[in-house]
Context: one part of a larger RNA
RNA sequence: CUGGGCGUAAGAGUUGCGUAGGUGGCAUAGUAAGCAGGUAGUGAAAGCGUGUGGCUCAACCAUACUCACAUUAUCUGAACUGCUAAGCUAGAGAAUGAGAGAGGUUAUUGGAAUUCCCUGUGUAGGAGUGAAAUCCGUAGAUAUAGGGAGGAACACCGAUGGCGUAGGCAGAUAACUGGCUCAUUUCUGACACUAAGGCACGAAAGCGUGGGUAGCAAACGGGAUUAGAUACCCCGGUAGUCCACGCCGUAAACGAUGGAUGCUAGCUGUUAGAGGUAUCGACCCCUCUAGUAGCGAAGCUAACGCGUUAAGCAUCCCGCCUGUGGAGUACGAGCGCAAGCUUAAAACAU
Repeated sequence: CUGGGCGUAAGAGUUGCGUAGGUGGCAUAGUAAGCAGGUAGUGAAAGCGUGUGGCUCAACCAUACUCACAUUAUCUGAACUGCUAAGCUAGAGAAUGAGAGAGGUUAUUGGAAUUCCCUGUGUAGGAGUGAAAUCCGUAGAUAUAGGGAGGAACACCGAUGGCGUAGGCAGAUAACUGGCUCAUUUCUGACACUAAGGCACGAAAGCGUGGGUAGCAAACGGGAUUAGAUACCCCGGUAGUCCACGCCGUAAACGAUGGAUGCUAGCUGUUAGAGGUAUCGACCCCUCUAGUAGCGAAGCUAACGCGUUAAGCAUCCCGCCUGUGGAGUACGAGCGCAAGCUUAAAACAU
């Protein structure tokens, strides 16, 4: 390379957009590059293969020969692919009318709770644990009532519910804004799919500058436990968690399942929409579309399980895997303020 694979054995890139490239719906005419057929030329000799012959046989030697294949030229063909021209509407997109939603950004605002401060009432405990102690409290704590400050998070609704490409998104209101679904079939007419590089986004932690700091809490201090206890438990507590701007670019970034299209039994729940039925109307009931869950036929699978949201049956494109350890390491390179990230071996052992 061929071949085989990628839910759990090694292996789907974190996600999207998109360049080159690869692939591409129906149908007409032309062309003849691919493709198919014919003819001609070339592919030295030796060698190989087959037949015949010569050395007593064989090795060895001599002689004869086709197919196939490769390549060039030319002629013919036109089903398929390509190309050219003019079309179509089932893919894709647009328009119109509805609809749902924690999708995003910014601003404003609300109540409960924790903590702290002030004041009143009130008196000896409170807190904590398996049990304690450190700790707080007669300088008046805990409890209770009133007032105030400040920060962070949003109970109930709330759901195998919704939205988003993924990361993710939840008090309320407003402004701006992205996508999606359904219906009509009005328009464009293949405008499509995938995507190496590239670009953008990307939880938490971490970093830089400036703010903020109620609660929680790495580090750290103390009390316990213990043989010890650099822990688990308790009392404190700083970075951080929050905001703005800039970096970092990784996660069990998981459905451990790349994207797109088509086909292949059903049943049940739920979300959004449409149509029908019913009704005074809504609910109910039936059908369809799009999502999201539970079971399950065929089929697949090593099994577990998957099963119209496929891990079934097929096509197209990209990524990735090749025993284990060494090692996601060394070296080199790129990026980064750093931490480090990305790319990525070998010796050797087995």
The part of an RNA shown here (small-subunit ribosomal RNA, central domain) has 350 nucleotides and comes from an uncultured bacterium. The coordinates come from a structure-prediction model, not an experiment, and the mean pLDDT is 85. The RNAcentral record of the full RNA draws on ENA and SILVA.